The prediction has a mean pLDDT of 80. This is a predicted structure of a 73-nucleotide RNA (transfer RNA) from a Candidatus Omnitrophota bacterium. Rfam family: tRNA. From the family's description: Transfer RNA (tRNA) molecules are approximately 80 nucleotides in length. By type it is a transfer RNA.
RNA sequence: GGGGAUAUAGCUCAACCGGGAGAGCGCCUGCUUUGCAUGCAGGAGGUCGGGGGUUCGAAUCCCCCUAUCUCCA
Numbered sequence: 001g002g003g004g005a006u007a008u009a010g011c012u013c014a015a016c017c018g019g020g021a022g023a024g025c026g027c028c029u030g031c032u033u034u035g036c037a038u039g040c041a042g043g044a045g046g047u048c049g050g051g052g053g054u055u056c057g058a059a060u061c062c063c064c065c066u067a068u069c070u071c072c073a
Stems, first nucleotide, its partner, number of pairs: 001072007010025004019056001027043005049065005
């Protein structure tokens, strides 16, 4: 330098065909317990990497950029 992949909650990851943003773990509160852990119930937590475009509508489609991983040289 060229090809491919990835980027979504604190962490690890989903989201079928463009229309509700989610799960597990973690965190907070309450219950349970002598207490801790476990268990149960509830809750907080998101510029969906950045910018632009298409569309009635974009995490999802198109273009550019950034970062990381990988292959070729």